Context: one part of a larger RNA
RNA sequence: CUGGGCGAAAACGGCACGCCGGCGGUUUGGUAAGGCCGAUUUUAAAUCCCCGGGUUCAACCUGGGAACUGCAUUCCAAUUUGGCAGGUUGGAUUCUCGAGGAGGGAGGUAGAAUUCCACGUGUAGCGGUGAAAUGAGUUUAGUUCUGAUGCAAUUCCCGUAGUGAAGGCUCCCUCCUGGACGAAGACGGACGGUGAGGUAAGAAUGCGUGGGGAGCAAGCAGGGUUAGAUACCUUGGUAGUCCACGCCGUAAACGAUGUCGAUUUGGAGGUUGUGCCCUUGAGGCGUGGCUUCCGGAGCUAACGCGUUAAAUCGACCGCCUGGGGAGUACGGCCGCAAGGUUAAAACUC
Numbered sequence: 001c002u003g004g005g006c007g008a009a010a011a012c013g014g015c016a017c018g019c020c021g022g023c024g025g026u027u028u029g030g031u032a033a034g035g036c037c038g039a040u041u042u043u044a045a046a047u048c049c050c051c052g053g054g055u056u057c058a059a060c061c062u063g064g065g066a067a068c069u070g071c072a073u074u075c076c077a078a079u080u081u082g083g084c085a086g087g088u089u090g091g092a093u094u095c096u097c098g099a100g101g102a103g104g105g106a107g108g109u110a111g112a113a114u115u116c117c118a119c120g121u122g123u124a125g126c127g128g129u130g131a132a133a134u135g136a137g138u139u140u141a142g143u144u145c146u147g148a149u150g151c152a153a154u155u156c157c158c159g160u161a162g163u164g165a166a167g168g169c170u171c172c173c174u175c176c177u178g179g180a181c182g183a184a185g186a187c188g189g190a191c192g193g194u195g196a197g198g199u200a201a202g203a204a205u206g207c208g209u210g211g212g213g214a215g216c217a218a219g220c221a222g223g224g225u226u227a228g229a230u231a232c233c234u235u236g237g238u239a240g241u242c243c244a245c246g247c248c249g250u251a252a253a254c255g256a257u258g259u260c261g262a263u264u265u266g267g268a269g270g271u272u273g274u275g276c277c278c279u280u281g282a283g284g285c286g287u288g289g290c291u292u293c294c295g296g297a298g299c300u301a302a303c304g305c306g307u308u309a310a311a312u313c314g315a316c317c318g319c320c321u322g323g324g325g326a327g328u329a330c331g332g333c334c335g336c337a338a339g340g341u342u343a344a345a346a347c348u349c
Stems, first nucleotide, its partner, number of pairs: 003321004007303001016199002021194001023192001025088005031082001033081002038074003042070001049065006091191001094186002096183003103177006110154001117147002120144001126135001162169002206247006215241002220236004258316006266294012278281001298305002322349003331342004
């Protein structure tokens, strides 16, 4: 390389959009580039294969034949792929109507809690722990009441509920805005699926500039514990956490399961549409979208998966190839930096 694989053994890119590329519904006509059928030329000899001969056999040598699956030329056909032209409606869009949703962005507001501040109250305790101590308190703490300040987060509702491509998203109100779904039709007529590069968005931490800072809290300091204790416990407390703008571009970014389409027994739910029926009910019978659990065939080494497949097929992309060295070195690219990305070898088992 061929091959075989990727839920957990190595392996689906964290996620989408999308240029090139490879792939593509149904039907009619005509074309004949690819494919298919036939013929011809060529395909040196040797080798391989078949039938013989020789070396006492064999390897080996040797006669004949077949073959050389290829290239080229030519002829026919039009089932298939392609190119051309015209249709079609099932794939994909669009329009009308409808309902649901923590989908996104901006602005505004509310109540509870913590902290701080001020007045009153009032006196020796508070706080903390396994037990303590550091700590704060007679400059009046803690308690309690009222008022005021500022910041962050939204109790109950809350649900294997919803929604988003993923990351993610939850008080309430207003404005702007994206997507999916259903019911009938209508328009249009393959306009599609995938997608190397590319582009956009991408938790937390971290970085830059300027704000903000209640609580929490790396680093740090103190007190305990301990043989020690650079920890667990505790008292403080700074970056940070929050906001605006700009970077970073990574996570067990997980369903450890790429996207799209088709086919294949069932049961019990959740959620959201919708049709029909009457006996009008928390009713019955259907039909769509998403979703949870159980399980059949099948698959699997087993575990398990099981119409939301890890079943059976197809299209395209990504990735794997013993452990360590190593996701490291060097080089390139990106970044303010931290670092990221691409990515070896010697050596060793």
Record summary: The part of an RNA shown here (small-subunit ribosomal RNA, central domain) has 349 nucleotides and comes from Kosakonia oryzae. Lineage of the source: Bacteria > Pseudomonadati > Gammaproteobacteria > Enterobacteriaceae > Kosakonia. The prediction has a mean pLDDT of 88.